The RNA shown here (Bacterial large signal recognition particle RNA) has 265 nucleotides and comes from a Clostridiales bacterium. The sequence is in RNAcentral, with records from ENA. The gene name in the source record is ffs. The source organism's lineage runs through Bacteria, Bacillati, Bacillota, Clostridia and Eubacteriales.

RNA sequence: CUGUACCAACCGGGGAGAUAGCGGUGCCCUGUGACCCGCAAUCCGCUACAGCGGGGGCCGAUUCCCGACCGAGGGUACGUUCUGUGUCGUCUGACCCAUAUAAGCGGCGUUGAAGAUCCGGUCUUGCGCAACGAGGACCUGUGAACCGUGUCAGGUGAGGAAUCAAGCAGCACUAAGCAGCCCACCUUGUGUGCCGCGAGGCAGCCGUUUCCGAGUUGGCUGUAUGGGUAACGGGUGUAGUGCGUAUUCAGAGAAGGGUGUACAG
Numbered sequence: 001c002u003g004u005a006c007c008a009a010c011c012g013g014g015g016a017g018a019u020a021g022c023g024g025u026g027c028c029c030u031g032u033g034a035c036c037c038g039c040a041a042u043c044c045g046c047u048a049c050a051g052c053g054g055g056g057g058c059c060g061a062u063u064c065c066c067g068a069c070c071g072a073g074g075g076u077a078c079g080u081u082c083u084g085u086g087u088c089g090u091c092u093g094a095c096c097c098a099u100a101u102a103a104g105c106g107g108c109g110u111u112g113a114a115g116a117u118c119c120g121g122u123c124u125u126g127c128g129c130a131a132c133g134a135g136g137a138c139c140u141g142u143g144a145a146c147c148g149u150g151u152c153a154g155g156u157g158a159g160g161a162a163u164c165a166a167g168c169a170g171c172a173c174u175a176a177g178c179a180g181c182c183c184a185c186c187u188u189g190u191g192u193g194c195c196g197c198g199a200g201g202c203a204g205c206c207g208u209u210u211c212c213g214a215g216u217u218g219g220c221u222g223u224a225u226g227g228g229u230a231a232c233g234g235g236u237g238u239a240g241u242g243c244g245u246a247u248u249c250a251g252a253g254a255a256g257g258g259u260g261u262a263c264a265g
Base pairs, nucleotide, nucleotide: 001265002264003263004262005261006260010057011056012030013029014028015027020047021046022045023044024043035055036054037053038052039051064258065257066256069253073249074248075247076246077245078244079243080242082240083239084238085237086236087235088234091233093232094229095228096227097226098225099224100223101222103221104220105219106217107216108215115211116210119207120206121205122204123200124199125198126197127196128195129193130192131190132189133188134187135186136185139180140179141178142177148173149172150171151170156165157164158163
């Protein structure tokens, strides 16, 4: 140096969580030939050489070991965008209300503002009047088989007769009753009315007379004060997503380097 046979190693690794700690099953990342069977989260098996038990493959190398460099992905802390949610009216940003002011706008005003004065109304009450309602009377109509009046045909009774008597129906007039009644009469009633008069009241509003001679009002905006409201904005707590910074764990890749035994030639 070459060949043969074995063996070591290898046949995934990582994160969080859990754990005294380690590994596995489970969750997540990577993405591979990333072995097979059994055990296993109210766990399974171990002890810093850290899965246990059984079986298989490959093999001294591009496959094993170390690894500059790189950094998929995860955790933690802080900051920040957005979203959801809780809370704060001592946030006065916003909204609502009340009061005041009169800067701006507007209304009224020399056809006389505001103010003052005089006399009234509205208000309360008493009387009267009217209206309305109710009842009654008057008037008209109707209205009694018999138990209203008058006249009483017929018929009845008395009488020799003349005549007389009672009296139904009918007719007329009425009682009780029923109906009507524009106006007019009487009685009575009332949150009807201001029509008249009186008394009271006179704070507010309206009207009138006289004086004076230029403001007045507070509708809108503004300003000030006070009170309230959690819809919006803002502060704050919390949860989630994205982004950034720091830190931590770190796969795959990877320049380069290293590497067993036996026999034979």